[in-house]
Context: one part of a larger RNA
């Protein structure tokens, strides 16, 4: 390389959108590039090989023939891919009617709770712990009642559940707004999947400026523990956790399981809808679709498992992988305010 893999062993880009390019449903017609089928020319000699011949055989040498392939050239099928025209509705879509959602974003209202101020009332502890100290308190705390104030968060409903491409989404309601399922068929008529570059969103933390700052809480005081204790325990307490505009752009970003399509036993279950039935009505049963689960057969797999939501049987496409350790490190380049980040060797080792 040829081949083999990629749930856990090395390997699926955190995820979408799409550009080149790759594949590409059906019907018929053209053409004849790809493709088959014949001829012909060339592809020195030797060599391979096949038939005779000559050294006593044989390696060896001589004669003559002939495959196989490349590369043109002409001559011919037309099934399959391209190409040309045409045309249909299954595939993708667009209108429409419903319809579920904690999908996105915007200012707006709420209640508990926590602190914290302010008053009242009371009068010795409180707190915290494995049991202590640190710490609060007669300048009146803890408790408890009333009034303010603020910042986050949204308790029960909740679920094995719902929506989102993923990161993710939950206190009411209102405004804008994207995608999904569904119906009945109206319309376009292959308009489609995949997708190197690209680009677009990306949790926490971190960073820049500006606001805010109740808990809470890195760092750090301080108190325990302990041989020590730069820790676990307690007590305080800043950045930071909120918002506003910009940045970084990574995670055990996981179903560790790339998209697409079609096809391969069933049982239960839950959501959302549509049909029929049935009923005052909701359920219930039967049955389509489209999703979340379980559980289980053929399959497959090294087991574990997985099993119509495939790790099954095909097919297209894209990503990666190739003993361990060096090392996701050096060096270089590209993006960053910095932190880093992305690409990504080798010597050496064994």
């Nucleotide at each position: 390389u040829u081949g083999g893999g990629u749930g856990u062993a090395a390997a699926g880009c955190a995820u979408c959108u799409g550009u080149a390019g790759g594949u590409g449903g059906c019907u018929u017609c053209u053409c004849a590039a790809g493709u088959c089928c014949g001829u012909c020319a060339u592809c020195a000699a030797a060599u391979c090989u096949c038939a005779a011949g000559g050294c006593u055989c044989a390696a060896c040498c001589c004669u003559g023939g002939a495959c196989a392939g490349g590369c043109a050239g002409u001559g011919g099928a037309a099934a399959c891919u391209a190409c040309c025209a045409a045309g249909a509705u299954g595939g993708a879509g667009u209108a429409u009617g419903g319809u579920a959602g904690g999908g996105g974003u915007a200012g707006a209202g709420g209640g508990a709770a926590u602190u914290u101020u302010u008053g009242g009332u009371g009068g010795a502890g409180c707190u915290u712990u494995g049991a202590a100290a640190u710490g609060c308190g007669u300048a009146g705390a803890g408790a408890u009642c009333a009034a303010a104030a603020a910042g986050a968060a949204c308790a029960c409903c909740a679920a094995c559940u719902a929506c989102g491409a993923a990161a993710g989404c939950a206190u009411u309601a209102u405004g804008c707004u994207u995608g999904g399922c569904u119906g009945a068929c109206a319309c376009u008529g292959a308009c489609a999947u995949u997708g190197a570059g690209a680009g677009a969103c990306c949790a926490a933390a971190g960073c820049u400026a500006g606001g805010g700052g109740a808990g809470u809480a890195a760092a750090u005081g301080g108190g325990a523990u302990u041989a020590g204790a730069u820790a676990c325990c307690c007590u305080a307490g800043u950045a930071g956790u909120c918002u506003u505009a910009a940045c970084c752009g990574u995670a055990a970003a996981c179903g560790a399981u790339g998209g697409a399509u079609a096809c391969u036993a069933g049982g239960c279950a839950c959501u959302a809808u549509g049909c029929a039935u049935a009923u005052c009505g909701a359920c219930c049963c039967a049955u389509g679709u489209a999703g979340u689960g379980u559980u289980g057969u053929a399959u497959c797999u090294a087991a574990c498992a997985c099993a119509u939501u495939a790790a099954g049987u095909a097919u297209c496409c894209c990503g990666c992988c190739u003993a361990g350790g060096g090392u996701g490190u050096a060096c270089g380049u590209u993006c960053g305010u910095a932190a880093g980040a992305a690409u990504g060797a080798a010597a050496c080792u064994c």
A computed fold for a 350-nucleotide part of an RNA from Platanus racemosa, annotated as small-subunit ribosomal RNA, central domain. The RNAcentral record of the full RNA draws on SILVA. It matches the Rfam family "Bacterial small subunit ribosomal RNA". Its family is annotated with structural constituent of ribosome and ribosome in the Gene Ontology. The source organism's lineage runs through Eukaryota, Viridiplantae, Streptophyta, Spermatophyta and Platanus.